[in-house]
This is a predicted structure of an 83-nucleotide RNA (c-di-GMP-I riboswitch aptamer) from a soil metagenome.
The model forms 95% of the base pairs in the Rfam consensus.
The sequence is in RNAcentral, with records from MGnify.
Its Rfam family is "c-di-GMP-I riboswitch aptamer". Rfam links the family to the GO term cyclic-di-GMP binding.
RNA sequence: GAUAUUAGCAAACCCAGCGAAAGUUGGGGACGCAAAGCAGAUGGUCUACGGCACGUGUGUGCUAUGACAGUCUGGCUACCGAA
Numbered sequence: 001g002a003u004a005u006u007a008g009c010a011a012a013c014c015c016a017g018c019g020a021a022a023g024u025u026g027g028g029g030a031c032g033c034a035a036a037g038c039a040g041a042u043g044g045u046c047u048a049c050g051g052c053a054c055g056u057g058u059g060u061g062c063u064a065u066g067a068c069a070g071u072c073u074g075g076c077u078a079c080c081g082a083a
Base pairs, nucleotide, nucleotide: 001080008033009032013028014027015026016025017024018023031070037076038075041073043071044068045067046066050063051062052061053060054059
């Protein structure tokens, strides 16, 4: 980062599974992505099994050790070669 080339990934949704949930895995499917490759370093966001407090009302609030790399910033790596 181009009226490029060779490739790549795969949103929503559907099916099956895992999980308390957020979410995630596989298959189908393509909204899009110049890192939409890797890693949880930095913030941010989501969930609350469990724990704590209140209530005694099958509840309410708080809380990651959980989750999101297609949330931000940063780190590492990779293909092509116009300006």